[in-house]
A computed fold for an 88-nucleotide RNA from a Bacillota bacterium, annotated as c-di-GMP-I riboswitch aptamer.
Its Rfam family is "c-di-GMP-I riboswitch aptamer". About the family: GEMM was predicted in a large-scale screen for bacterial structured RNA regulatory elements.
Taxonomically the source falls in Bacillota (Bacteria, Bacillati).
The sequence was found by an Rfam model in a public genome assembly.
Formats: sequence, C1' cells, structure tokens
RNA sequence: UGCAAAGUGCGGCAAACCUUGCGAAAGCCGGGGGCGCAAAGCCAUGGGUCUACAGCGGCAUUGCCGCCAUGAUCGCCAGGUUGCCAGC
Repeated sequence: UGCAAAGUGCGGCAAACCUUGCGAAAGCCGGGGGCGCAAAGCCAUGGGUCUACAGCGGCAUUGCCGCCAUGAUCGCCAGGUUGCCAGC
C1' cells in the first nucleotide's frame, strides 16, 4: 500500500448503580464500577424520545393543570465525518 470481512490476539470505550460538583429539570463533568459495544470515536443535520426554568393560557389562584425548546439524548434510528487492527 492492497486484499479480505474477521474479533479465540494486544488493546480501546464504559451501561446500571454509588458519589464530589453543575443544572429548574432532563441530564452532564470528575471518581468508583462493568452491562455491553468492531466505531458504544466525533457532529444535534432529519426523525424520535426526555425535561419545562422562563413564557403563554386556564382554574376551585400566592398553588395546580395544559401548551411549549432556545435545553438534553450520538449507548434511539438515519445521515455526515474521522480512525485502529489479529490474518494474507
């Protein structure tokens, strides 16, 4: 560099849960911990899902209910993009 589609190698990431901190919340950073992942690397572009501070509306009104992302989720799906490697 090419082939191949291969994970019985060396490694990588890190679910639930616990926890410092941040946040209105969903959730996120860090530590512990491993459910799993061959892109479970990155991107919020399309769809989905989650939350609702603020805002708007309603009511039996200092509270409750409803709507709503500009918030979140890439380990929900799709798409984009980048990369490692047992073998020959």